[in-house]
RNA sequence: GCCGACGUAGCUCAGCUGGUAGAGCAGCUGAUUCGUAAUCAGCAGGUCAUGGGUCCGAUUCCCGUCGUCGGCU
Repeated sequence: GCCGACGUAGCUCAGCUGGUAGAGCAGCUGAUUCGUAAUCAGCAGGUCAUGGGUCCGAUUCCCGUCGUCGGCU
């Protein structure tokens, strides 16, 4: 230099053909317990890497940029 994959909650990830985002773990509160753990119930947490385009509408489609990983030279 060229090619490909990926970037979504603190972490690990889902979100298949566009219709205002979910799970598990972690965190907080409550119940239970003499107390802790475990268990149960609830709550909070996300400008979906970033800039633009298409569209009535974009996490999703298209282009650029940045970052991570892999391959080729």